Background
The RNA shown here (SAM riboswitch aptamer (S box leader)) has 106 nucleotides and comes from Candidatus Kurthia intestinigallinarum. NCBI's taxonomy places the organism under Bacteria, Bacillota, Bacilli, Caryophanales, Kurthia. The coordinates come from a structure-prediction model, not an experiment, and the mean pLDDT is 82.
RNA sequence: CCUUUAUCAAGAGUGGCGGAGGGAAUAGGCCCUGCGAUGCCCGGCAACCAGUAUUUUUACUACGGUGCUAAAUCCUACAGAUUGAAUCGGAUCUGAAAGAUAAGGG
Numbered sequence: 001c002c003u004u005u006a007u008c009a010a011g012a013g014u015g016g017c018g019g020a021g022g023g024a025a026u027a028g029g030c031c032c033u034g035c036g037a038u039g040c041c042c043g044g045c046a047a048c049c050a051g052u053a054u055u056u057u058u059a060c061u062a063c064g065g066u067g068c069u070a071a072a073u074c075c076u077a078c079a080g081a082u083u084g085a086a087u088c089g090g091a092u093c094u095g096a097a098a099g100a101u102a103a104g105g106g
Base pairs, nucleotide, nucleotide: 001106002105003104004103005102006101007100008099013042015041016040017039021032022031023030026077027076028075029074043069044068045067048065049064050061051060052059053058073098078095079094080093081092082091083090
């Protein structure tokens, strides 16, 4: 880097450092941010791998490998259905695509 499977509306700080932008990428929107963001450390959350019991399933644990710690993956983008309107633009739902994370394969 490619690929398979699973999950993605729950949860997680009145801490320290630092000092300017940030929310993956493109576009549009909407937000966060000198009342100090993003990031790093600590703390915390969760339970994919792991461990224990149970044959399966399920329950529990949190030493270890990861992960996460504003907002649904912040929302939309493509397709379909419903609704409304009648050119445009909109609302709801489902799926796809893209993305993130874990575990496996190449």